[in-house]
c-di-GMP-I riboswitch aptamer from a Gemmatimonadota bacterium, 83 nucleotides, folded computationally.
Its Rfam family is "c-di-GMP-I riboswitch aptamer". Rfam links the family to the GO term cyclic-di-GMP binding.
Taxonomically the source falls in Gemmatimonadota (Bacteria, Pseudomonadati).
Of the family's consensus pairs, 100% are formed in the model.
It was read from a public genome assembly, where an Rfam model found it.
RNA sequence: GAUCGCACACGGCACCCCGCUCGCAAGGGCGGUCCGCAAAGCCAGGGGUCUUCCGGACACCGGGAGACGGCCCAGCCGCCGAU
Numbered sequence: 001g002a003u004c005g006c007a008c009a010c011g012g013c014a015c016c017c018c019g020c021u022c023g024c025a026a027g028g029g030c031g032g033u034c035c036g037c038a039a040a041g042c043c044a045g046g047g048g049u050c051u052u053c054c055g056g057a058c059a060c061c062g063g064g065a066g067a068c069g070g071c072c073c074a075g076c077c078g079c080c081g082a083u
Base pairs, nucleotide, nucleotide: 002083003082004081005080012037013036017032018031019030020029021028022027035070041076042075045073046072047071048068049067050066051065052064053063054062055061056060
């Protein structure tokens, strides 16, 4: 440097649920907890799902504003180790 994540590990993150709090909502923040994660780090560009508002020919479709990175893809950066 390249490829890889079977095994090791400094360490890292934290589902569900509970408490407080913000939001009409999806959901976010903090604390507890620990289901899991080798990018469960960053990013809302593409797809997807969800919320909300408007319209229509109303099991659906179109448009506006949002949410989710622990749903997938693309992009950026990086730890430990193996070969």